Source information: The part of an RNA shown here (large-subunit ribosomal RNA, domain II) has 684 nucleotides and comes from a Bacteroidales bacterium. Rfam family: Bacterial large subunit ribosomal RNA. The full RNA is in RNAcentral, with records from ENA. The coordinates come from a structure-prediction model, not an experiment, and the mean pLDDT is 84.
[in-house]
Context: one part of a larger RNA
RNA sequence: GCCUACGAGUUGCUCCGUAGUGGCAAGGUUAAGCACCUAGGGUGCGGAGCCGAAGCGAAAGCGAGUCUGAAGAGGGCGCCGAGUCACUACGGGCAGACGCGAAACUUUGUGAUCUACCCAUGUCCAGGCUGAAGUCACGCUGAACCGUGAUGGAGGGCCGAACCAGUUGACGUUGAAAAGUCUUUGGAUGAGGUGUGGGUAGGGGUGAAAGGCUAAUCAAACUGAGAAAUAGCUCGUACUCCCCGAAAUGCAUUUAGGUGCAGCCUGGGAGCGACUGUCGCAGAGGUAAAGCUACUGAUUGGACAAGAGGGCUUCGUCGCCUAUCGACUCCAGAUAAACUCUGAAUGCUGCGACACCAUCUCCUGGAGUGAGCCGGCGGGUGCUAAGAUCCGUCGACAAGAGGGAAAGAACCCGGACCACCGGCUAAGGUCCCGGAAUGUGUGCUAAGUUGAAUGAACGAGGUGCGACUGCAGUGACAGCUAGGAUGUUGGCUUGGAAGCAGCCAUGCAUUCAAAGAGUGCGUAACAGCUCACUAGUCGAGCGGUUGUGCGUGGAGAAUAAACGGGCAUCAAGCACACUACCGAAGCCGUGGUGCUGACGUUGUCAGCAGGUAGGGGAGCAUUCCUACGGCGCCGAAGGUGCGGCGAGAGCCGUGCUGGAGCUUUAGGAAACGCAAAUGUAGGC
Numbered sequence: 001g002c003c004u005a006c007g008a009g010u011u012g013c014u015c016c017g018u019a020g021u022g023g024c025a026a027g028g029u030u031a032a033g034c035a036c037c038u039a040g041g042g043u044g045c046g047g048a049g050c051c052g053a054a055g056c057g058a059a060a061g062c063g064a065g066u067c068u069g070a071a072g073a074g075g076g077c078g079c080c081g082a083g084u085c086a087c088u089a090c091g092g093g094c095a096g097a098c099g100c101g102a103a104a105c106u107u108u109g110u111g112a113u114c115u116a117c118c119c120a121u122g123u124c125c126a127g128g129c130u131g132a133a134g135u136c137a138c139g140c141u142g143a144a145c146c147g148u149g150a151u152g153g154a155g156g157g158c159c160g161a162a163c164c165a166g167u168u169g170a171c172g173u174u175g176a177a178a179a180g181u182c183u184u185u186g187g188a189u190g191a192g193g194u195g196u197g198g199g200u201a202g203g204g205g206u207g208a209a210a211g212g213c214u215a216a217u218c219a220a221a222c223u224g225a226g227a228a229a230u231a232g233c234u235c236g237u238a239c240u241c242c243c244c245g246a247a248a249u250g251c252a253u254u255u256a257g258g259u260g261c262a263g264c265c266u267g268g269g270a271g272c273g274a275c276u277g278u279c280g281c282a283g284a285g286g287u288a289a290a291g292c293u294a295c296u297g298a299u300u301g302g303a304c305a306a307g308a309g310g311g312c313u314u315c316g317u318c319g320c321c322u323a324u325c326g327a328c329u330c331c332a333g334a335u336a337a338a339c340u341c342u343g344a345a346u347g348c349u350g351c352g353a354c355a356c357c358a359u360c361u362c363c364u365g366g367a368g369u370g371a372g373c374c375g376g377c378g379g380g381u382g383c384u385a386a387g388a389u390c391c392g393u394c395g396a397c398a399a400g401a402g403g404g405a406a407a408g409a410a411c412c413c414g415g416a417c418c419a420c421c422g423g424c425u426a427a428g429g430u431c432c433c434g435g436a437a438u439g440u441g442u443g444c445u446a447a448g449u450u451g452a453a454u455g456a457a458c459g460a461g462g463u464g465c466g467a468c469u470g471c472a473g474u475g476a477c478a479g480c481u482a483g484g485a486u487g488u489u490g491g492c493u494u495g496g497a498a499g500c501a502g503c504c505a506u507g508c509a510u511u512c513a514a515a516g517a518g519u520g521c522g523u524a525a526c527a528g529c530u531c532a533c534u535a536g537u538c539g540a541g542c543g544g545u546u547g548u549g550c551g552u553g554g555a556g557a558a559u560a561a562a563c564g565g566g567c568a569u570c571a572a573g574c575a576c577a578c579u580a581c582c583g584a585a586g587c588c589g590u591g592g593u594g595c596u597g598a599c600g601u602u603g604u605c606a607g608c609a610g611g612u613a614g615g616g617g618a619g620c621a622u623u624c625c626u627a628c629g630g631c632g633c634c635g636a637a638g639g640u641g642c643g644g645c646g647a648g649a650g651c652c653g654u655g656c657u658g659g660a661g662c663u664u665u666a667g668g669a670a671a672c673g674c675a676a677a678u679g680u681a682g683g684c
Base pairs, nucleotide, nucleotide: 001684002683003682004681005680006679011095012094013093015092016091017090018089019088020087021086022085023084024083027051028050029049033045034044035043036042037040055062056061065077066076067075068074098236099235101233105226106225107224109222110221116200117199118198119197120196121195122194123193124192125190127159128158129157130155134151135150136149137148138147139146163187164186165185169182170181171180202218204214205213206212239619240618241617242616243615244614249262250261251260252259253258263369264368265366266365267364268363269362270361271360274359276355277354278353279352280351281350282349283348289342290340291339296336297335300332301331302330303329307325308324309322310321311320312319372397374395375394376393377392378391379390380389381388402413403412404411417592418591419590420589422588423587424586428582429581430580431566432565433564437579439578440577441576442575443574444573450568451567458553459552462550463549464548465547466546467545468544469543470542471541479537480536481535482534483533485510486509487508490504491503492502516531520529521528593609594608595607596606597605598604599603620673622670623669624668625667626666627665629663630662631661638657639656640655641654642653643652644651645650
């Protein structure tokens, strides 16, 4: 992992509620117990008790009323007749209460044959090395001390087997082993190792102390019991079909992943058009916008200017000045969620009309939900960041399949009852992959821009179209030829300054077809080369400003890899217009099923039939029981093939196997349906 079996809303109650069914009914009903029998949910007796038939008040109490109150007021709660018993269903309560699951707590005991420490008594430590004290001898001394040599054999001494330990590395890791093997290493006369017997016990022991060890278990052992502890947590929860169908919000919560009430769903009942939409009329309101000499606040420039600062001056009051600040007022400009002289659209309320159908409201049984999420629009927070977060509103997903967007919960189209080898469309598409146009017309793009992500500031004689404007056969623009002079090297400045470092003047003047007291290069300064300007040549358009379409640079991520690909250039790109076609579970057609409603009711018509949590309805199957039947050794159940029926759970027939029971129908009762629970057991 698979197969088989087992495996989870049950049962009890003098309990409570609602609905249904039945009995009796202003009543209903017995409990224990007793008696009898045909011995069974049997019959009878049994009225104790319970519920109901009257309420109101704190109570005395009064009573269809009563309480409050001064009250014949008002108001509150009541009265104007339906209950009760039993059964069934669904919920609630109390019980283990749908099943499995703790970490733990309490208590009774069992453990020191492992291990920790201790007690008693034994036992073990090859071999080698070192050579303490003491002693002796000699030397020395007055005697000693001391020295030398021997002797001696100390030491948590040294090296190293047994023994004990476990440092390094490798192997092993479903091992040979639930801690080992090999290599290497530490101790090895000691705080040493070890045998035997004994002691200390669970909040206790023991601990050269690691929370270590206390029988492969230790921040509190193991075993039985309380005990099915508790688990607002996780997981699991078993056949079919049909109808409806949520929520992820508000308030509160030792509350935030729980719960209560409300909201939203569903079943039943009642009311009945009360709902909804559009239009009209009447309203409330202060948003968007706008406005501000209409307030409050913020705010730019100017005018006027009180006042302040600074300077001058005076004995003092005054006074004067100011490249300082500046209220008020005025002019102009502009600002605000917590500003408003104003003020929409929507939305909301009421009334009326019309339309439409079955919404809506109330009572009552049962819920689930109370983690939401994405998109558009209006906002707050944030960085006008976030697949961010918090509100409002609408939609989608959640709980929604299908088509499109290459792929893709939420985007676009569109809401799947079933069948069909029929048709039309939506979004989106129509060269090939690929269903359908290599469609029509007119332009644009040259960048493979683009061809379904986005692409900025800024830059540029890319190119199309438009507007305004200047020049031009009295010859423009570009090119070419020639000129581009004189006073003068203007003045100043400067070492120099001559058109061209800088300053000043610049309508300087002259000669001219024209030529600046000079556009740029250049020189130390001159020189030199150019330009403006002019003539000639040429012969038709040439410039400037601006708007706009498409393109260009800007343009960056690690394989080449950002049109889905191929590939595409008067397009298969972009723009506008048009025609056709393709395209979905949409719509239509044909047939069928179910639900709801209506009716002329055994049918016809109309509408409806996506669906998680969840509510409701109708069924299938299993085991057992009762009753009436049926089948079976001429072959029951079971097993395994085949065929058929039913919308499905399933059912029927039959071959083979099997070898003795099975079961329709009508009812009843349940240990009643498995794919999941790291489910339990067995098998493979």